[in-house]
Context: one part of a larger RNA
RNA sequence: UCGUGUUAAGGGAACUCGGCAAAUUCGCCCCGUAACUUCGGGAGAAGGGGUGCCUGCCUGGCGAUCAGGCAGGUCGCAGUGACCAGGGGACUCUGACUGUCUAAUAACAACAUAGGUGACUGCAACUCGGAAACGAUUCGUAUAGUCACUGAUUCCUGCCCAGUGCGAGUAUCUGAAUCCCGGGCUCAACCGGACGAAGGACUCGUAAACGGCGGGGGUAACUAUGACCCUCUUAAGGUAGCGUAGUACCUUGUCGCUUAAUUGGCGACUUGCAUGAAUGGAUUAACGAGAGUCCUACUGUCCCUAACACGAAGCCG
Numbered sequence: 001u002c003g004u005g006u007u008a009a010g011g012g013a014a015c016u017c018g019g020c021a022a023a024u025u026c027g028c029c030c031c032g033u034a035a036c037u038u039c040g041g042g043a044g045a046a047g048g049g050g051u052g053c054c055u056g057c058c059u060g061g062c063g064a065u066c067a068g069g070c071a072g073g074u075c076g077c078a079g080u081g082a083c084c085a086g087g088g089g090a091c092u093c094u095g096a097c098u099g100u101c102u103a104a105u106a107a108c109a110a111c112a113u114a115g116g117u118g119a120c121u122g123c124a125a126c127u128c129g130g131a132a133a134c135g136a137u138u139c140g141u142a143u144a145g146u147c148a149c150u151g152a153u154u155c156c157u158g159c160c161c162a163g164u165g166c167g168a169g170u171a172u173c174u175g176a177a178u179c180c181c182g183g184g185c186u187c188a189a190c191c192g193g194a195c196g197a198a199g200g201a202c203u204c205g206u207a208a209a210c211g212g213c214g215g216g217g218g219u220a221a222c223u224a225u226g227a228c229c230c231u232c233u234u235a236a237g238g239u240a241g242c243g244u245a246g247u248a249c250c251u252u253g254u255c256g257c258u259u260a261a262u263u264g265g266c267g268a269c270u271u272g273c274a275u276g277a278a279u280g281g282a283u284u285a286a287c288g289a290g291a292g293u294c295c296u297a298c299u300g301u302c303c304c305u306a307a308c309a310c311g312a313a314g315c316c317g
Stems, first nucleotide, its partner, number of pairs: 001312008010303002014301001019298001027051005036041001038152001052074009075079001087296007094288002099111002115150007127136003154282003158213003163210002165206005172201003180193004214232005241275001242272001253269006
């Protein structure tokens, strides 16, 4: 000097990206317990009190080295005396939850999930494996099976079918080879004609299919704003919501709260560079080794270091 422990007066997060690490709390009994809530929870919420030993008595029990209670006494700094053994609270984001995952740098907001929706499928089914036989689904039968998206509950899920898909239809048009007819030396190749499938053109439908969801000008008796009007234009011009967001460039937006001081956090506003409805929107009790912020308790994280114990390196011998 390093490692692992132990202890530190006064202060108490001033440390730091961040209370990382450590400390606090801890068992059992009694009292008591908020917002919110899907009425189950939240909850061990929070916050208090007790706890050893001895003597006597009482209750339960057949009884016990059993369980409980009452009264009195007594020792220590300390009675779950060591070991064992939750710190707590408030706000927000996110994912409903339990669960799953990168064996060996990622446990998460990712995956899954119940629930929701759409598509296909009438059974010798659809779908999948196989060259086939055949097999799985299934010894099941639409309250079933497969595929896709979303992701508990609650309130909802707006407009667009022009493009790309998908489905249906179709008088007509297009549409290969074979067959047929004709030509080709009465051959073949080949050429032409007729016929004409799927597909396409064409017509409908379909967005919980892939996806998309405007610009300019004017206008109210202060100003400002613009319910209102005009115009260009689109398939339709973003509805309800939410909103400086895990999405906002400008941006440390503006206001309020929190601090002595806040690029933080929370609540509002909101002209949203570039939010937005199952690529789900908004909200939600409970839950989380998830992310951010604050308060309290606590502390060697720090002010500011020190000592001790046991080891290690190194140096001397």